[in-house]
Context: one part of a larger RNA
RNA sequence: CUGGGCGUAAAGCGUGCGCAGGCGGCGCAGCAAGUCAGACGUGAAAGACCGGGGCUCAACCCCGGAACGGCCUUCGAAACUGGCCUGCUUGAGUCCGGGAGAGGAGAGUGGAAUUCCCAGUGUAGAGGUGAAAUUCGUAGAUAUUGGGAAGAACACCAGUGGCGAAGGCGGCUCUCAGGUCCGGUACUGACGCUGAGGUGCGAAAGCGUGGGGAGCAAACAGGAUUAGAUACCCUGGUAGUCCACGCCGUAAACGAUGAGUGCUAGACGUCGGGUGGGUUGCCUCGCGGUGUCGCCGCUAACGCAUUAAGCACUCCGCCUGGGGAGUACGGCCGCAAGGUUAAAACUC
Numbered sequence: 001c002u003g004g005g006c007g008u009a010a011a012g013c014g015u016g017c018g019c020a021g022g023c024g025g026c027g028c029a030g031c032a033a034g035u036c037a038g039a040c041g042u043g044a045a046a047g048a049c050c051g052g053g054g055c056u057c058a059a060c061c062c063c064g065g066a067a068c069g070g071c072c073u074u075c076g077a078a079a080c081u082g083g084c085c086u087g088c089u090u091g092a093g094u095c096c097g098g099g100a101g102a103g104g105a106g107a108g109u110g111g112a113a114u115u116c117c118c119a120g121u122g123u124a125g126a127g128g129u130g131a132a133a134u135u136c137g138u139a140g141a142u143a144u145u146g147g148g149a150a151g152a153a154c155a156c157c158a159g160u161g162g163c164g165a166a167g168g169c170g171g172c173u174c175u176c177a178g179g180u181c182c183g184g185u186a187c188u189g190a191c192g193c194u195g196a197g198g199u200g201c202g203a204a205a206g207c208g209u210g211g212g213g214a215g216c217a218a219a220c221a222g223g224a225u226u227a228g229a230u231a232c233c234c235u236g237g238u239a240g241u242c243c244a245c246g247c248c249g250u251a252a253a254c255g256a257u258g259a260g261u262g263c264u265a266g267a268c269g270u271c272g273g274g275u276g277g278g279u280u281g282c283c284u285c286g287c288g289g290u291g292u293c294g295c296c297g298c299u300a301a302c303g304c305a306u307u308a309a310g311c312a313c314u315c316c317g318c319c320u321g322g323g324g325a326g327u328a329c330g331g332c333c334g335c336a337a338g339g340u341u342a343a344a345a346c347u348c
Base pairs, nucleotide, nucleotide: 003320004319005318006317007302008301012316014201015200016199017198021194022193023192025088026087027086031082033081034080035077036076038074039073041071042070049065050064051063052062053061054060091191092188093187094186095184096183097182098181099180104176105175106174107173108172109171110154114150115149116148117147118146119145120144121143125136126135162169163168206247207246208245209244210243211242215241216240220236221235222234223233258315259314260313261312262311263310266293267292268291269290270289271288272287274285276283277282297304298303321348322347323346330341331340332339333338
């Protein structure tokens, strides 16, 4: 390379959008590039292969054949692919009427709790632990009542629940704007799928500038524990956690399962629309999500099983023994931290 693979053995890019490219629904007409068929020419000789022959054999040599995987020209075929004309509505989209939702951005606002400050009551402890101590407290703590300030997070509702492409999203109100579902079937008429590069988004931590700082808390300090204890436990405590703007671009970014389409038994929950029936608290049918169980089938097994890891097709990404190593060097990116691309020697 071929082949075989990618839930857990090596292997699905963290996730969207999308240029090129690849692939692409149903019908009619015509073209003939691909495709198929006939003919012609060419494909030098030698060598190699097959058959035969000549040197006593063989090597060697001679003759004939086949082959030369291919290409050109020409005459045709029109099913399939393709290009072109025209049409269709099932794919895709638009429109109309409804709906659900922690989807996003901005502004405002509420209560509980915590800490701090002021004042009142009140007195000797409080706190913390396995037990203690560090710590706080007669300069009045802890407890309790009233008042005030600040920052951060939103108990119950809450769900195997919902929304989002993913990261993720949870008090309430308003404004702006996104996606999606159901019903109608009015419109366009294949406008589609995937997507190398590219580009947007992307938890936490971290970085820059300026704010903010209640609680929590790396580092750090002290108290314990211990043989030691640079830990686990306790008392403190700074970055940080929060906001604005700009970077970083990683993760067990996980369903460890790329996207799309079609097909292949069911049963029972649950969320959002709808249809039909009805004693309206219920049942039926069908659509779109989200779960549990379970055939056929698949799987090394575990398990998956209409939300496939089943049966197929299209496109992309990735794997190819362990270590060395996701490292070195170089390139690109970054303020840095570092990220990304990515070897080899050597060794088993």
Model confidence (mean pLDDT): 90 of 100. Small-subunit ribosomal RNA, central domain from an uncultured prokaryote, 348 nucleotides, folded computationally. Its Rfam family is "Bacterial small subunit ribosomal RNA". Gene Ontology terms of the family: ribosome and structural constituent of ribosome. The RNAcentral record of the full RNA draws on ENA.